[in-house]
Context: one part of a larger RNA
RNA sequence: GAGCGAACGCUGGCGGCGUGCCUAAUACAUGCAAGUCGUGGGCGAAACCCCGGCUUCACGCUGGGGGAGUAGACCGGCGAACGGGCGAGUAACACGUAGGUAACCUGCCCCCAGGCCCGGGAUAACCCUGGGAAACCGGGGCUAAUACCGGAUGAUGCCUGGCGUCACGAAGGCGACCAGGCUAAAGGUGGCCUCUGCGUAGCAUGCUACCGCCUGGGGAGGGGCCUGCGGCCUAUCAGGUAGUUGGUGGGGUAACGGCCCACCAAGCCUAAGACGGGUAGCCGGCCUGAGAGGGCGGUCGGCCGCACGGACACUGAGACACGGGUCCGACUCCUACGGGAGGCAGCAGUAGGGAAUCUUGCGCAAUGCCCGAAAGGGUGACGCAGCGACGCCGCGUGGGGGAUGAAGGCCUUCGGGUCGUAAACCCCUUUUCCCGGGGAAGAAACCUACGGGCUCGAAUAGGGCUCGUAGCUGACGGUACCCGGGGAAUAAGCGCCGGCCAACUACGUGCCAGCAGCCGCGGUAAAACGUAGGGCGCGAGCGUUGCUC
Numbered sequence: 001g002a003g004c005g006a007a008c009g010c011u012g013g014c015g016g017c018g019u020g021c022c023u024a025a026u027a028c029a030u031g032c033a034a035g036u037c038g039u040g041g042g043c044g045a046a047a048c049c050c051c052g053g054c055u056u057c058a059c060g061c062u063g064g065g066g067g068a069g070u071a072g073a074c075c076g077g078c079g080a081a082c083g084g085g086c087g088a089g090u091a092a093c094a095c096g097u098a099g100g101u102a103a104c105c106u107g108c109c110c111c112c113a114g115g116c117c118c119g120g121g122a123u124a125a126c127c128c129u130g131g132g133a134a135a136c137c138g139g140g141g142c143u144a145a146u147a148c149c150g151g152a153u154g155a156u157g158c159c160u161g162g163c164g165u166c167a168c169g170a171a172g173g174c175g176a177c178c179a180g181g182c183u184a185a186a187g188g189u190g191g192c193c194u195c196u197g198c199g200u201a202g203c204a205u206g207c208u209a210c211c212g213c214c215u216g217g218g219g220a221g222g223g224g225c226c227u228g229c230g231g232c233c234u235a236u237c238a239g240g241u242a243g244u245u246g247g248u249g250g251g252g253u254a255a256c257g258g259c260c261c262a263c264c265a266a267g268c269c270u271a272a273g274a275c276g277g278g279u280a281g282c283c284g285g286c287c288u289g290a291g292a293g294g295g296c297g298g299u300c301g302g303c304c305g306c307a308c309g310g311a312c313a314c315u316g317a318g319a320c321a322c323g324g325g326u327c328c329g330a331c332u333c334c335u336a337c338g339g340g341a342g343g344c345a346g347c348a349g350u351a352g353g354g355a356a357u358c359u360u361g362c363g364c365a366a367u368g369c370c371c372g373a374a375a376g377g378g379u380g381a382c383g384c385a386g387c388g389a390c391g392c393c394g395c396g397u398g399g400g401g402g403a404u405g406a407a408g409g410c411c412u413u414c415g416g417g418u419c420g421u422a423a424a425c426c427c428c429u430u431u432u433c434c435c436g437g438g439g440a441a442g443a444a445a446c447c448u449a450c451g452g453g454c455u456c457g458a459a460u461a462g463g464g465c466u467c468g469u470a471g472c473u474g475a476c477g478g479u480a481c482c483c484g485g486g487g488a489a490u491a492a493g494c495g496c497c498g499g500c501c502a503a504c505u506a507c508g509u510g511c512c513a514g515c516a517g518c519c520g521c522g523g524u525a526a527a528a529c530g531u532a533g534g535g536c537g538c539g540a541g542c543g544u545u546g547c548u549c
Stems, first nucleotide, its partner, number of pairs: 001549004006545005013395006019388002021353001026351003030348003035078003040075002043072001048066007085306003095230007104223003109219007117151004126141006157182006163175003187211006196204003232278003239269003244266008281303004285296004308329005331342004359385001361384003367381001368379004398428004408419004433486006442476001447471010493538005498519003504533005514521002
């Protein structure tokens, strides 16, 4: 000099964009943060309103209809493995980079091929009933499905054997190859009457479209595993290692592997630093610097790890799963003492710790994600608003004129000098501010209607895709912005003035009180202490402290 997620002191007008628990990965009251689908399925209220009956002083009791196949609980599907948080642990193939996988997986999405036949038994909700303070649990009865089970069909899939080939051989590579064996499914909704059935119409087991279901091949995107290289300190850590290193066989996995196991061998790592100890999430990047280098890894993005501490598996395409489960532990809470409930390192918020870090806000309008055929629903992701000069940037606190150089302060050699065109005063402007008026962009998709084109279809039913036109939607917000009116009105401080280092006098004090980054000032004329006047520097900031280069 530059920088900062800063803090502290004094001061503080406005706006834009950023940014804000670096400490206790301490403990948490309360609310919200993951749902959705009725076009998978069976159930199914109430308030209230209407009509009727009974009854009454009134209240009320009862039947039916509406509310409504709504609310709601339940079975089922998909999602909940994303998104969001934090940095404890980790010195490691965790990360970065370049590769490998002939050793692998992949729900949803896209393309292609084929298929969707016949049956069956349950169960939740519900009803009855029992236990419990509760959390909840048990018994009996009924019922549905795109839930579950059996059979059929069935390959280019899978298994076994063979053939060919990459290549001389091995293997789980490749092949519409050969033989044998094995393996699947689910329906729903709309429309229609050409065919089929009942049969005028019409209906559906019929036809058709859309959404699905099953099997397989390919793709996209995502993931698992492996390898070379790279990047901390410490030798006042020198030897370390028994599943250890390798082999054979097996288990396990989507898959290779000592990943796990049995047996066999005795290996393997190490001064190019093994092993141990300390510290630490890694990177894109950020800061500094002429560069080389040094320091850092907050916000944003990628990867990893974690979810009260520890361990484990279940479900699933995917987890060993933050707001799922089980067990152990610590802690907190409820209890009728028998037993139960909980996990903010999600958003806000509280206590505590600390020098120190925000609102228990608004909205799903946009973007994105989940569910749904769609309408739509959900979303503390996100979009906004709020608080904090915490940072960066921009703007303002007025402009011109104005000397008899007012008053006043300070200094003075008492003549005067200086603050100083500074003020007053005159003229002007109105950013900001106040009042009034107007007032956005961010929003065109989805969907519906109409019209056109292509397409499925037997079709002048109906549908799918696409284009055009019209209609809907804004939290921020009556905000930004614009216009009019008013009036210099609402807006300046902080540090320093001995040298380094830019800026000097007076008074007070008298080695006292004090200053100080270094040198050093102060003991009676102190430009170094304190105050004042003046000056210098920066300016909504200015200084101080801490840390890095």
Model confidence (mean pLDDT): 88 of 100. Predicted 3D model of a 549-nucleotide part of an RNA (small-subunit ribosomal RNA, 5' domain) from a marine sediment metagenome. The full RNA is in RNAcentral, with records from MGnify.